[in-house]
Order: sequence, then C1' cells, then structure tokens
RNA sequence: AUCUCCGUGGUGUAGUUGGUUAUCACGUCUGUCUAACACACAGACGGUCAGCGGUUCAAAUCCGCUCGGGGAUA
Repeated sequence: AUCUCCGUGGUGUAGUUGGUUAUCACGUCUGUCUAACACACAGACGGUCAGCGGUUCAAAUCCGCUCGGGGAUA
C1' cells in the first nucleotide's frame, strides 16, 4: 500500500430479505425474604448502534469516506 472481517448500555452478546418500544445475560439500584449476609423472586436504571455524509416516506441494517481493532498478501 491493497484485500478481508469486526465496532450495538459499564461488560459480553442477539438483531444485516430496511418498518411496532433495539434482545438476552452479567452488572448497578430499590423492594420482598433473612437476626444479618448470600441465594432466590419482583421492579427499575443504563444505548443518541464508532464518526461524518448520502440513498429512502423510513437506516443499527444499503452506499461512500474517515477513525479504531484483528487477519492475509506485498
């Protein structure tokens, strides 16, 4: 330098034939339970889907560029 895969709550992930409120687990907080803690159960919190632009009535999803990470070739 070229090619390729990936980037989604604090962490790990689902969602890529475009369309209802972006999924689940862990985590954190509150409550129930306990003498107390843990477990368990119930509820809540937390995301502008890496960034910018484009296409579209509508973009996490399609297209371009940029940034970051992994891999291959030279």
The RNA shown here (transfer RNA) has 74 nucleotides and comes from Absidia cylindrospora.
The source organism's lineage runs through Eukaryota, Opisthokonta, Mucoromycota, Mucorales and Absidia.
Its Rfam family is "tRNA". From the family's description: Transfer RNA (tRNA) molecules are approximately 80 nucleotides in length.
Model confidence (mean pLDDT): 83 of 100.
RNAcentral holds the sequence, with entries from ENA.